[in-house]
RNA sequence: GAUCUGUUUCAGGGCGAGGUGCAAGUCCUCACUGGCGGUAAAGUCCGCGAACCGAAAGGCCGAAUAGGUGAGAUUCCUAUACCAACAGUAAUAGUCUGGAUGAAAGAAACGAUUG
Numbered sequence: 001g002a003u004c005u006g007u008u009u010c011a012g013g014g015c016g017a018g019g020u021g022c023a024a025g026u027c028c029u030c031a032c033u034g035g036c037g038g039u040a041a042a043g044u045c046c047g048c049g050a051a052c053c054g055a056a057a058g059g060c061c062g063a064a065u066a067g068g069u070g071a072g073a074u075u076c077c078u079a080u081a082c083c084a085a086c087a088g089u090a091a092u093a094g095u096c097u098g099g100a101u102g103a104a105a106g107a108a109a110c111g112a113u114u115g
Stems, first nucleotide, its partner, number of pairs: 001114003006110005016030004031095002033084002035048004043082002052059002064080005086098003
């Protein structure tokens, strides 16, 4: 350096203000948040995980444009947009509660094998 057999650890954030109302962290206005790998640094590109469906294999799986810089950016900068499982609830939930002290993409350390 390579391989993958093992062990361990880690591995998701966010409602603050006002309004309406009997009642809303669920509606309306503003606010706030962004898992993992790849790639010029990405919630919106490519792929994966989670969620959901399925006995399993597997399936399903949201959302961005314009301008600028540059060799190179749908990733940076500027502007304006957009998206976010299921169940619950005195009222409709990305932000509350729950499955979940779970699972997991994957990351790191150690060990093993091999050159």
A computed fold for a 115-nucleotide RNA, annotated as FMN riboswitch aptamer (RFN element). The sequence was found by an Rfam model in a public genome assembly. Its mean pLDDT, the model's own confidence on a scale to 100, is 83.